[in-house]
RNA sequence: UCGGGGAUAGUUUAACGGUAAAACAUCUGACUCUGGAUCAGAAAUUUGGGGUUCGAAUCCCUGUCCCCGAGCCA
Numbered sequence: 001u002c003g004g005g006g007a008u009a010g011u012u013u014a015a016c017g018g019u020a021a022a023a024c025a026u027c028u029g030a031c032u033c034u035g036g037a038u039c040a041g042a043a044a045u046u047u048g049g050g051g052u053u054c055g056a057a058u059c060c061c062u063g064u065c066c067c068c069g070a071g072c073c074a
Base pairs, nucleotide, nucleotide: 001070002069003068004067005066006065007064010024011023012022013021018054026042027041028040029039030038047063048062049061050060051059
């Protein structure tokens, strides 16, 4: 440099055009002599910018970063 894949809550992972979800973690409460476990509840998320669309995490353009493969120079 070229080709391919990826970036979603603190972490891991869903949602493949219809308005973001689950688990763990965190916080609050119940239970307990206390803690843990268990149960109930709560807060929090789409990599930046632009475009298409009634509607975008999803499609298009572009920037950044990560992984894999190939190549160039020394």
This is a predicted structure of a 74-nucleotide RNA (transfer RNA) from an Anaerolineae bacterium. It was read from a public genome assembly. The source organism's lineage runs through Bacteria, Bacillati, Chloroflexota and Anaerolineae. Rfam family: tRNA. The coordinates come from a structure-prediction model, not an experiment, and the mean pLDDT is 83.